[in-house]
RNA sequence: CCAGAGGGUCGGGCGGCCGCCCGUCUUCGCUUCGGCGGAGACUGGAGGAAAGUCCGGGCUCCAUGGAACGACGGUGCCGGGUAAUGCCCGGCGGGGGUGACCCCAGGGAAAGUGCCACAGAAAGCAAUCCGCCGCGCUUAGGUGCGGUAAGGUCGAAAGGGUGCGGUAAGAGCGCACCGCGCCGACGGUAACGCCGGCGGCACGGCAAACCCCACCGGGAGCAAGACCGAAUAGGGGCGGCAUAUGGGCUUCGUUCCAGCUCGUCGCCCGGGUUGGUUGCUUGAGGGACGGAGCAAUCCGUCUCCUAGAGGAAUGGUCGCCCAUCGCUUCGGCUUCGGUCGAAGCGUGGACAGAACCCGGCUUACAGACCCUCUGGCCUU
RNA sequence: GGGCCUGUAGCUCAACGGUAGAGCCGGCCGCUCAUAACGGCUAGGUUGUAGGUUCGAAUCCUGCCGGGCCCACCA
Numbered sequence: 001c002c003a004g005a006g007g008g009u010c011g012g013g014c015g016g017c018c019g020c021c022c023g024u025c026u027u028c029g030c031u032u033c034g035g036c037g038g039a040g041a042c043u044g045g046a047g048g049a050a051a052g053u054c055c056g057g058g059c060u061c062c063a064u065g066g067a068a069c070g071a072c073g074g075u076g077c078c079g080g081g082u083a084a085u086g087c088c089c090g091g092c093g094g095g096g097g098u099g100a101c102c103c104c105a106g107g108g109a110a111a112g113u114g115c116c117a118c119a120g121a122a123a124g125c126a127a128u129c130c131g132c133c134g135c136g137c138u139u140a141g142g143u144g145c146g147g148u149a150a151g152g153u154c155g156a157a158a159g160g161g162u163g164c165g166g167u168a169a170g171a172g173c174g175c176a177c178c179g180c181g182c183c184g185a186c187g188g189u190a191a192c193g194c195c196g197g198c199g200g201c202a203c204g205g206c207a208a209a210c211c212c213c214a215c216c217g218g219g220a221g222c223a224a225g226a227c228c229g230a231a232u233a234g235g236g237g238c239g240g241c242a243u244a245u246g247g248g249c250u251u252c253g254u255u256c257c258a259g260c261u262c263g264u265c266g267c268c269c270g271g272g273u274u275g276g277u278u279g280c281u282u283g284a285g286g287g288a289c290g291g292a293g294c295a296a297u298c299c300g301u302c303u304c305c306u307a308g309a310g311g312a313a314u315g316g317u318c319g320c321c322c323a324u325c326g327c328u329u330c331g332g333c334u335u336c337g338g339u340c341g342a343a344g345c346g347u348g349g350a351c352a353g354a355a356c357c358c359g360g361c362u363u364a365c366a367g368a369c370c371c372u373c374u375g376g377c378c379u380u
Numbered sequence: 381g382g383g384c385c386u387g388u389a390g391c392u393c394a395a396c397g398g399u400a401g402a403g404c405c406g407g408c409c410g411c412u413c414a415u416a417a418c419g420g421c422u423a424g425g426u427u428g429u430a431g432g433u434u435c436g437a438a439u440c441c442u443g444c445c446g447g448g449c450c451c452a453c454c455a
Base pairs, nucleotide, nucleotide: 001376002375003374004373005372006371007370008369009368010367012321013320014319015318016317017316018315020045021044023042024041025040026039027038028037029036030035047351051362052361054360055359056358057357058356059221060220061219062218064258065257066256067255068254069253070252072217073216074215075214076213077091078090079089080088081087092106093104094103095102096101107212108211112210113209114206115205116204129152130151131148132147133146134145135144136143137142160178161177162176163175164174165173179201180199181198182197183196184195186193187192225278226277227276228275235269236268237267238266239265240264241263246262247261248260249259271454272453273452285304286303287302288301289300290299291298292297325346326345327344328343329342330341331340332339333338381451382450383449384448385447386446387445390404391403392402393401398435406422407421408420409419410418428444429443430442431441432440
C1' cells in the first nucleotide's frame, strides 16, 4: 500500500427570527371559591432502532389459597449468567475458509406407526435385469438348474469403505487400517476427548411427519384496573344446570381439600354517555472509579434526573461550517482498471416518530470515526 | 395502543410433501343475415417475498411485505 476479519462509538454542529407540547412562576379577567380562561417569563421536550409485536418479565384484574391428572403450546449438546427468556457468555461436536474468523432448530431412527414420487430387477423382516462362475442338455445360436451383491444399469439413497489374501466366481470368508457398536481405565463439573480390549457389522434416510424422553408455561391485557360526575329502560329473547345429603363460582378440561354464594351461568337483541381524576413515569435507570470473573455478569463507593400531551407537541426559515455525492482543472503514484491530494462550481442530509414500563431478538439505515487482528506485495 | 385472521391465474376457490388444477373472464375458430346462447381449440402462475429442513416445498419452520376483522365506559 492492497484485500479482508472481529468489536465499539456517533448518526449533523453553532447562531438569529417565528411557532408547538408539558411543568413552574408572575399578572389580568370570571367564579357556584373547587377552579376556569387570556397574556408573559423561565426550565425541559424522541430513537438506536421509538418499528415488527417475535420472545421474556414487571404491573393490574379474573373473590382467595393449595394439589393431582389430562389436553394444548413451546424449548432441546454441556456448563454458567439473569427478575426471566427461545436471550447472552464460555466450552464441546460437526461444517466452511490459506488465515483472522464465520455458520449449525445440535435430544431420541436397536419403543412404535408412517413416508421414500419418477426411474430402476430390487426402496426395507431385501432383491438376480445385464453380467460373472459351476454343472446338465444342445441343432453350438443358446437353454435349464444352482452359486454370486465384486462389476454394469436406475436413483437423493442399493444392507460399511480402501487394500491384500482367498475362491470355480464371489462374499467380513480371513487379515490390516478407517468407520460403527459394546466394555473398561484415565482427563474433564459436564458435553466430550484420549487409550486399550472385544464384536465381523447385527444399526439406510426423514422427528422444521406423528411420536417418545426431559424441562417450561393458568388466562387476559393500561382500550388492564381504580375513583368521581352525567344520562338511560337494572328492558327483552333463547338455552344449560338445579330446587340445600343440591346448584353455581374457582378464566383450557376433569377431580380433591379449604373458601364464597343462594339461584346461577352462557349467547343474542336493545337503552345511555363519548366528560374529568388516577394508573403515569425514579427505574431489574444512566455515568465515573475500584474490585471478583476468560467472559456474559455481579459487588461496592460517588454522582446525575433526562417527554409524560392523549388523536397526539419535539417544527419552519435564514446565515456560516463539517461530512457526502457529481462535474472541471492541476499535481503525485500506477499492475493503465484506477487511486490519492489541492482548488473551483453545484448538490444537500440515511432509516425513521415516544403513547404503561423494562430486558432481548429481528428487520431498516446516507455516511463518519476509533480499537484489535489476518493474508499478500514492496522498502529499510 | 393491544389482540386475531389471511395471501394460489384478471375474479371465486381446489390441490396426502412427489407434473399447480376447476368454474367464470379473455383470445381464436365454428354456427347465424347479425348478436347472444351453444360447440371446439387455446393463452394466462417465480403459489406475496427472502432464507432454511428435505432427494424433493403451494404444503413444514423462521424472518420480512401486503390485506382484513375486533376492542371503551354506565345501568

This is a predicted complex of two RNAs, RNase P RNA and transfer RNA, with 455 nucleotides together.
It holds a member of the Rfam family "Bacterial RNase P class A". Its family is annotated with dimeric ribonuclease P complex, ribonuclease P activity and tRNA processing in the Gene Ontology.